[in-house]
Molecule: FMN riboswitch aptamer (RFN element)
Organism: Desulfosporosinus fructosivorans
RNA sequence: UAUUUCCUCUGGGGUUGGGUGAGAUUCCCUACCGGCGGUAAAGCCCGCGAGCCUUUUGGCAGACCCGGUGACAUUCCGGGGCCGACAGUAAAGUCUGGAUGAGAAGAGGAACAG
Numbered sequence: 001u002a003u004u005u006c007c008u009c010u011g012g013g014g015u016u017g018g019g020u021g022a023g024a025u026u027c028c029c030u031a032c033c034g035g036c037g038g039u040a041a042a043g044c045c046c047g048c049g050a051g052c053c054u055u056u057u058g059g060c061a062g063a064c065c066c067g068g069u070g071a072c073a074u075u076c077c078g079g080g081g082c083c084g085a086c087a088g089u090a091a092a093g094u095c096u097g098g099a100u101g102a103g104a105a106g107a108g109g110a111a112c113a114g
Stems, first nucleotide, its partner, number of pairs: 004111007017029003031094002033084002035048004043082002051060003064080005086097003
C1' cells in the first nucleotide's frame, strides 16, 4: 500500500394561514418536505433501501418537461409541472402506530496473509 474477515459508531424530512363541517393537521384553497450509491451537484436518469406478496434469494411497487451555459447536466441556472408504502381515524407524503425496530450506505478501528 492493496485484499479478505471481524468489531464499533452514524444512518429520513415535512400541515403554515384560511374555508366547510357535529367531527378533518385526512376534504377544498394555500403552505411545507425530499434516504443511499452512480453520473456535471438528481425526490421524478440508472440502481439500492424501507413496504407488500411469496419462500427463493423470486416477484410487485411513484413521479419531468421547455429554454440557457457547457466538452459533458431530465443533476447547475431560469421557467412551468409532477410524485409519495401499510394499519388507524371524516378520505393522511406531513398526525398516531408497527418503530428505543429494520436498513441501502457512510465513517472509524482491529486482525490475518503477501